The prediction has a mean pLDDT of 77. The RNA shown here (Purine riboswitch aptamer) has 102 nucleotides and comes from Sporomusaceae bacterium UBA7701. Its Rfam family is "Purine riboswitch aptamer". On this family, see Reining et al., Nature 2013: "Three-state mechanism couples ligand and temperature sensing in riboswitches". Rfam 15.1 lists 4,097 matches to the family in 1,411 species. The sequence was found by an Rfam model in a public genome assembly. Of the family's consensus pairs, 100% are formed in the model. The source organism's lineage runs through Bacteria, Bacillati, Bacillota, Negativicutes and Sporomusaceae.
RNA sequence: UGUGUAAAACAGAAUAUUGCUCGUAUAAUAUUGAGGAUAUGGCUCAAGAGUUUCUACCAGGCGACCGUAAAUUGCCUGACUACGGGUGAAAGUGUACCUAGG
Numbered sequence: 001u002g003u004g005u006a007a008a009a010c011a012g013a014a015u016a017u018u019g020c021u022c023g024u025a026u027a028a029u030a031u032u033g034a035g036g037a038u039a040u041g042g043c044u045c046a047a048g049a050g051u052u053u054c055u056a057c058c059a060g061g062c063g064a065c066c067g068u069a070a071a072u073u074g075c076c077u078g079a080c081u082a083c084g085g086g087u088g089a090a091a092g093u094g095u096a097c098c099u100a101g102g
Stems, first nucleotide, its partner, number of pairs: 001011002017089009026056001029049001031047005041066002050057001058078007097102002
């Protein structure tokens, strides 16, 4: 861009590549089910919720709590993803200069 839809899908075209940082979203959160560990332990799997949102929904540390039972809990630090803003690298083009590749 075309066709088309509730939203999509599909087809075609164009586009070298890439870093950092900030903002928004989401609190890397909470709920439920099944299973599992037991003070040298406190996890595993799944489902749905949360975002005008795709994806993700974890890791480590410190503490509390649970006297062996089935249940956890507070705080700290550390990401990815989507979209947008800012700023670089690099490439391309133009111009100038020295020159014939800078």